[in-house]
Molecule: Fluoride riboswitch aptamer (crcB RNA motif)
Organism: Shinella pollutisoli
RNA sequence: GCGUGGGAUGGGAAUGGAGCUUCCCGACAACCGCCGGCUCGCCGGCUGAUGGCUCCUGCCGGAAC
Repeated sequence: GCGUGGGAUGGGAAUGGAGCUUCCCGACAACCGCCGGCUCGCCGGCUGAUGGCUCCUGCCGGAAC
């Protein structure tokens, strides 16, 4: 340097970070919230920084000093 085989690594779960854990995906992927209306692709409204648990940060509301 070439050829063959195997393996590790990785990514995602509707707004940030970390630990633990569950599930999903293999880059052609997993993922990209909910409700209502309507002229069917537009309009209006709502919850949450978690997939789940814990902590931190930010935001909102209330109370006390």